[in-house]
RNA sequence: CUGCAUUCUCAGGGCGGGGCGGAACUCCCCACCGGCGGUCACAGCCCGCGAGCGCCUUCCGGAAGGAAGGGUCAGCAGAUCCGGUGAAAUUCCGGGGCCGACGGUUACAGUCCGGAUGAGAGAGAAUGGAG
Numbered sequence: 001c002u003g004c005a006u007u008c009u010c011a012g013g014g015c016g017g018g019g020c021g022g023a024a025c026u027c028c029c030c031a032c033c034g035g036c037g038g039u040c041a042c043a044g045c046c047c048g049c050g051a052g053c054g055c056c057u058u059c060c061g062g063a064a065g066g067a068a069g070g071g072u073c074a075g076c077a078g079a080u081c082c083g084g085u086g087a088a089a090u091u092c093c094g095g096g097g098c099c100g101a102c103g104g105u106u107a108c109a110g111u112c113c114g115g116a117u118g119a120g121a122g123a124g125a126a127u128g129g130a131g
Stems, first nucleotide, its partner, number of pairs: 001131002004128007016030004031111002033100002035049004044098002052076002054073001055070006080096005102114003
């Protein structure tokens, strides 16, 4: 230095002002936010991953539904253009756009509340033995 094993630690941000209204941090105008790995160069919108929904399996239940588990699971899982610089950039600079799980709510939620003191892509450290 490389790869392996074990353990530990870490691992998501954001509604401020105004309007209408009985009621909105949910609507309208202005505002604000951007996980992880990769990529000739720094990415919410290039490629992929994660959580979530769904699906599947088992168990409980008369049913509605509930609990546990799976990821070699079908599916949902979003969104970018123009100009400039450069050897190289949908990643930088300038400008204009766009997107955001599920359940809840006195009214429709990326920003509020909840599952979640959870899970996790992954990042780091220690130890062991191997090359």